[in-house]
Context: one part of a larger RNA
RNA sequence: UUAAACUAAAGGAACUUGGCAAAUUAACUUCGUAAGUUCGCAAAAAGAAGUGUCAUAUAAUCUUGACGUCACAAAAUUGAAGACAACGACUGGUUAUCAAAACCAUAAAACUCUGCUAAUUAGUCAUUAAAGAUGUAUAGAGUUUGACAUCUGCCCAGUGCUUAAAAAUAAAAAUAAUUGAUUAAAAUAAUUAAUUAUUUAACUCUAAGUAAACGGCGGUUCUAACUAUAAGAAUCCUUAGGUAGCGAAAUUCCUUGACGGGUAAGUUCCGUCCUGCAUGAAUGAUGUCACGAUUGUCUUGCUGUCUCUAGUUUAAUCUCU
Repeated sequence: UUAAACUAAAGGAACUUGGCAAAUUAACUUCGUAAGUUCGCAAAAAGAAGUGUCAUAUAAUCUUGACGUCACAAAAUUGAAGACAACGACUGGUUAUCAAAACCAUAAAACUCUGCUAAUUAGUCAUUAAAGAUGUAUAGAGUUUGACAUCUGCCCAGUGCUUAAAAAUAAAAAUAAUUGAUUAAAAUAAUUAAUUAUUUAACUCUAAGUAAACGGCGGUUCUAACUAUAAGAAUCCUUAGGUAGCGAAAUUCCUUGACGGGUAAGUUCCGUCCUGCAUGAAUGAUGUCACGAUUGUCUUGCUGUCUCUAGUUUAAUCUCU
């Protein structure tokens, strides 16, 4: 000096990005236990007291008496607790080897496809017969949201999808006709080539429907008898102009917004406001009990994290002899 342990006056987070690390708590018995709540929980909530040995007594505990220590769950093992908020409902899964999470999944909800030789998927070029399925729309497949509660507004102009009808275009194929060639041949038949005509799919085009399909959801000007504000009026544009809810938010640039709370003092935190640079409804919106090695903030307890260092033990390294 490093590593692993132990101890510490007074203070007790003043340390620090942050209580990181350490300390506190701890077992059993009895008493006692709040808000909230989906009535199951929350809960070991919180908080308080007790605990040895011998004898007595009993089925056992309670009881009573005596004895010893600085100390009796005597060592070791062995929850710190509470409050507010964000996100995700939960248990579960994940970056083997720096990330366990707010990511994925989930029950649940919705839409779309599929009537069985099913859709969908696979294999193969043999027209095979595998999964779906020894299933049959309360089934199977695909996509999105993600318990539960209250809800899920307007827009089909664009893109996509579905349906419908007429016209145009018209490949391959089929039918007919004409002409030529070849074979046999008296006529005629067959084969083949070219040309013409007719029939004919999808795409394209048009219309309608469809947003829990991809997506989208405005400006300007004026106005009330203090002022301010604008219920209201006018006008332009649009397919339609953002509804409910929430809102300086995990979204707010200006910004440490303003006010209130907490502190002696708070760019964080909590509540409220709304001027939303650039919130918003299954790319889900807003709440939410329980849960979380999640994230932010506060309090009690606790402590060498610190004021401010010191000492002890063990192991190793280094220097000198």
Predicted 3D model of a 321-nucleotide part of an RNA (large-subunit ribosomal RNA, domain IV) from Thorea hispida. The source organism's lineage runs through Eukaryota, Rhodophyta, Florideophyceae, Thoreales and Thorea. RNAcentral holds the full RNA, with entries from SILVA. Its mean pLDDT, the model's own confidence on a scale to 100, is 83. Its Rfam family is "Bacterial large subunit ribosomal RNA". Gene Ontology terms of the family: structural constituent of ribosome and ribosome.